[in-house]
């Protein structure tokens, strides 16, 4: 240089084009405990980036970027 695939909380993973975008583990608070752990409640946190399609886009389609992989 071509072609193919993937990008979702801190991590691993769900979501028929219409949900408050959801779990598990992680974290913070509290409660339990002499302290901790282990339980239990509660809370914070995410759609990789710009554009199109559409009444509506995490879902489709496209430029970039970035990871993987094949060809040379």
């Nucleotide at each position: 240089a071509g072609g193919g695939a993937u990008a979702u909380a801190g991590u691993u993973u769900a979501a028929c084009g219409g949900a408050u975008a959801a779990a598990a583990c992680g974290u913070g608070a509290c409660g339990c405990u002499a302290c901790g752990g282990a339980c239990g409640u509660c809370a914070a946190g995410c759609u990789g980036u710009g554009g199109g399609u559409u009444c509506g886009a995490u879902u489709c389609c496209u430029g970039c970027u970035a990871u993987c992989c094949c060809u040379g």